[in-house]
Molecule: c-di-GMP-I riboswitch aptamer
Organism: Paenibacillus sp. FJAT-29882
RNA sequence: CACAGAAAAAGGCAAACCUAUUGAAAAGUAGGGACGCAAAGUCACGGGUCUAAGGUAGUGUGCUACGAUGGCUGGACUGCCUGA
Repeated sequence: CACAGAAAAAGGCAAACCUAUUGAAAAGUAGGGACGCAAAGUCACGGGUCUAAGGUAGUGUGCUACGAUGGCUGGACUGCCUGA
């Protein structure tokens, strides 16, 4: 440097749910809480998914991301321990 994650250590993150708060919503943030995670660290660049305020359509509830999701996934960048 690359690859791997069986056992172990030091630590880390935190799903659902609850409360508060922001938001049109999806969802975010903070606190509580742990289902899980070896990148569940960072980046919306590709694909996927969710929402549809505004716009569009025009009377049914459709279409649309400039919104959201990194705990859906590919990629990029960075990083702890160990070497069965």